Predicted 3D model of a 117-nucleotide RNA (SAM riboswitch aptamer (S box leader)) from a Chitinophagaceae bacterium. The model forms 97% of the base pairs in the Rfam consensus. Taxonomically the source falls in Chitinophagaceae (Bacteria, Pseudomonadati, Bacteroidota, Chitinophagia).

RNA sequence: CACUUAUCAAGAAAGGCAGAGGGAAAUGGCCCGAUGAAGCCUUGGCAACCCUUACAGACGUAACUCGACUGUAAGAAGGUGCCAAAUCCUUCCGAUGAAAAAUCGGAAAGAUAAGUC
Numbered sequence: 001c002a003c004u005u006a007u008c009a010a011g012a013a014a015g016g017c018a019g020a021g022g023g024a025a026a027u028g029g030c031c032c033g034a035u036g037a038a039g040c041c042u043u044g045g046c047a048a049c050c051c052u053u054a055c056a057g058a059c060g061u062a063a064c065u066c067g068a069c070u071g072u073a074a075g076a077a078g079g080u081g082c083c084a085a086a087u088c089c090u091u092c093c094g095a096u097g098a099a100a101a102a103u104c105g106g107a108a109a110g111a112u113a114a115g116u117c
Base pairs, nucleotide, nucleotide: 002116003115004114005113006112007111008110013043014042015041016040017039021032022031023030026091028089029088044083045082046081049079050078051075052074053073054072055071056070057069059067060066087109092106093105094104095103096102
């Protein structure tokens, strides 16, 4: 890099250096930013994907207090991730609708985690 699966309206920021951009890309918007953007460093925090513990279920096993799986509850040492706005909204398809309004569903794209080659 590619593929598979799950999740994405919740949650969580201060300080230092730096100095003009940033919100993934593309379209159209709307925002953040000299009361300091990106980036780097320090400290802190959020969450619970991996993880830990307990219980339950069915399965495997000749059998089990064993094994892996699923669910529920609790936890946070470790591996990631994250700490403006719904993944900021939108684009493509469909439904409701008088409607290019508005609302809803899906797809695509993306992000993160776990796994596979």